Overview
Model confidence (mean pLDDT): 88 of 100. The part of an RNA shown here (small-subunit ribosomal RNA, central domain) has 351 nucleotides and comes from a metagenome. It matches the Rfam family "Bacterial small subunit ribosomal RNA". Its family is annotated with ribosome and structural constituent of ribosome in the Gene Ontology. The full RNA is in RNAcentral, with records from SILVA.

Context: one part of a larger RNA
RNA sequence: UUGGGCGUAAAGGGCGUGUAGGCGGUUUGGUAAGUCAUGGGUGAAAACUUGAAGCUUAACUUCAAGCCUGCCCUUGAUACUGCCAUACUAGAGCGCAAAAGAGGAGAGCGGAAUUCCCGGUGUAACGGUGGAAUGUGUAGAUAUCGGGAAGAACACCAGUGGCGAAGGCGGCUCUCUGGUUUGAUGCUGACGCUAAGGCGCGAGAGCGUGGGGAGCAAACAGGACUAGAUACCCUGGUAGUCCACGCCGUAAACGAUGGGUACUAGGUGUUGGGAGCAAUCGACUCUCUCAGUGCCGUAGCUAACGCAUUAAGUACCCCGCCUGGGGAGUACGGUCGCAAGGCUGAAACCC
Numbered sequence: 001u002u003g004g005g006c007g008u009a010a011a012g013g014g015c016g017u018g019u020a021g022g023c024g025g026u027u028u029g030g031u032a033a034g035u036c037a038u039g040g041g042u043g044a045a046a047a048c049u050u051g052a053a054g055c056u057u058a059a060c061u062u063c064a065a066g067c068c069u070g071c072c073c074u075u076g077a078u079a080c081u082g083c084c085a086u087a088c089u090a091g092a093g094c095g096c097a098a099a100a101g102a103g104g105a106g107a108g109c110g111g112a113a114u115u116c117c118c119g120g121u122g123u124a125a126c127g128g129u130g131g132a133a134u135g136u137g138u139a140g141a142u143a144u145c146g147g148g149a150a151g152a153a154c155a156c157c158a159g160u161g162g163c164g165a166a167g168g169c170g171g172c173u174c175u176c177u178g179g180u181u182u183g184a185u186g187c188u189g190a191c192g193c194u195a196a197g198g199c200g201c202g203a204g205a206g207c208g209u210g211g212g213g214a215g216c217a218a219a220c221a222g223g224a225c226u227a228g229a230u231a232c233c234c235u236g237g238u239a240g241u242c243c244a245c246g247c248c249g250u251a252a253a254c255g256a257u258g259g260g261u262a263c264u265a266g267g268u269g270u271u272g273g274g275a276g277c278a279a280u281c282g283a284c285u286c287u288c289u290c291a292g293u294g295c296c297g298u299a300g301c302u303a304a305c306g307c308a309u310u311a312a313g314u315a316c317c318c319c320g321c322c323u324g325g326g327g328a329g330u331a332c333g334g335u336c337g338c339a340a341g342g343c344u345g346a347a348a349c350c351c
Stems, first nucleotide, its partner, number of pairs: 003323004007305002012319001014201004021194003025088002028085004033081002035077003039073004048066007091191001092188003096183004103177007110154001114150008125136002162169002206247006215241002220236004258318006266296011300307002324351003333344004
């Protein structure tokens, strides 16, 4: 490479956007590149296969045919693919009318709690633990009441609820803004799917500059526990956590399950639309349907566990990735980064 695979055995890229490329709906006509057929040329010899002949046989040698799977030319065929043209509306998109939402960015506002400060009341304890101690407190703490300041996070609502491509998003209001769904079907007329490179986004930690700093808290200090205790527990506490701008680019970035399309029993919840029957003041209820999100389950699949219209079923298209364990996500080289380090990524050797 062929093949076989990728939920848990090795293996789905963290996610999107999109370039090249690959693949691509229905109709008619043309063309004849792919495709198929006719005829011809070439495809050295030897080797190989089959049949025969010659050495007493065999090996060996010789003859004939096949083979040489290919290439070129010629003349045709036109179903499929391609190309050119044509028309269509079932894919896709636009417009119209509705709908839901913690989707994103900025600004403003709010209450509870915490800590600190000021003042009042008040007196000897508080705090903490398995038990203690370090610690705080007669210079008046803890507790309680009033006032003030600051920063951070938003109880209840809250829900296998919602939104987002993923990371993720939760007090309230305003401004700007992205996406989605439903219903009628008006318009365009295949404009589509995927996507190597590229570009963008990307939790937390970390880095740079400047702010901010209530609580929490790596490091650190002390107290305990212990044989020891560089821990678990306690008292403190600095980076950090927060904001702005700029880097970093990694995660069990997980559904450990790439994206798209079509098809394949049902049952039962729930979210957002639509339609209908009866009924009605109305909210409900019931039936059908579209889009999402859960559970159970048939066929089928699976090594099993399990999956099962949200597939891990049945198929097709495109991308990424795997190929025994260790060495090793290491070395070297390249490239990116301020650094930390990231990406790419071996071999010897051992089993």